The RNA shown here (Bacterial large signal recognition particle RNA) has 266 nucleotides and comes from a Planctomycetota bacterium. The source organism's lineage runs through Bacteria, Pseudomonadati and Planctomycetota. The sequence is in RNAcentral, with records from ENA. The prediction has a mean pLDDT of 76. Its Rfam family is "Bacterial large signal recognition particle RNA". From the family's description: The signal recognition particle (SRP) is a universally conserved ribonucleoprotein involved in the co-translational targeting of proteins to membranes.

[in-house]
RNA sequence: CCGUGCUAGACGGGGAACUGGCGGUGCCCUGUAACCCGCAAUCCGCCUUAGCGGGGUCAAUCGCCUUUCCGAGGUGUUUCGGUCUGGCGGUGGUUGUCGGGCAAGUGGCGUUGAAGGCUGGGUCCCAUGCAAUAGGAAGGUGUGAACCUGGUCAGGUCCUGACGGAAGCAGCCAUAAGCAUUCUCUCCUAUGUGCCGUGGGGUCACCUGGCUGGAGCUAACUACCCGGCAGCGCCGUUGGGUCGAGCAUCGGAGAAAGGUGCACGG
Repeated sequence: CCGUGCUAGACGGGGAACUGGCGGUGCCCUGUAACCCGCAAUCCGCCUUAGCGGGGUCAAUCGCCUUUCCGAGGUGUUUCGGUCUGGCGGUGGUUGUCGGGCAAGUGGCGUUGAAGGCUGGGUCCCAUGCAAUAGGAAGGUGUGAACCUGGUCAGGUCCUGACGGAAGCAGCCAUAAGCAUUCUCUCCUAUGUGCCGUGGGGUCACCUGGCUGGAGCUAACUACCCGGCAGCGCCGUUGGGUCGAGCAUCGGAGAAAGGUGCACGG
C1' cells in the first nucleotide's frame, strides 16, 4: 500500500412547552440525505451511562468524535421607536337633542277695545222628562185541527111495526193553539242617539256673552339662562395587540482545525 472479516460508531438536528431531570409522540424552525415496525399527552419509557422493545443498512471511510467561526430560526425583556385599539378620571372645548324658564328680536292678536276685575252660560256630575233609534206587545189580513173544537151534517150506521128519532165520519163554513205578513193613532223595554226641556251640584282649566278697564297680550321661531342625555376632541393615567431596533439566551444547515481501531493474508 492492497484484499478479506470484525467492532466502535452512525443511520437527522434544534426551539418552546411539559418534566425533579432526560428523551419520545404532539406543536414550531431547518432541510430533502435525514432506516423499518410497536408503545405514548386525562401520556409512553428511562435515571446524569437518562426513551424502551424487535428487525435491518454502512463501516474505519469523504464517515465518526471534539473545539472554533458563521448564523436560518425560536424564546425572554421593568430598554427604545412606529402603528392600531380598550378601561378609568378630568375638561363653562365643540356638535346635536330633550325639558323648564325668560321676553331682547321676528311673527300673530289688539282703540272694530289687550291684560285684569265683576257677572251669566256651556263643556263636567246627579235626578227627571221628551224626541230619535232598535226590539217586543196589542191590532188588521191570510193560513190553520184525519180523531181528542163548534155549526151544518150527503152517504152510511143504530133504535122503532110504522110515524119518526139518535149518534155522527167525509165535505163545507167558522175558529183555538200555532205560523207568516203588515200598519203605526196605542203600550212596554233599552242606550257612548239628541242637549231638546226642568231641577240640583261643581268652578282647577278651556270656550263664550254683558259691564268695567284703557294698552297691552301671546310664546310658534331666533336669541339668552338652568338642567339632563349622547357623540367627537383635548389632558392625565393604566392596559392589550402588532412591526422594527437593542440586550440576553438557545441555536439548524454550512465552513475550518485537530483526533480517530482490531484480526488475518499478500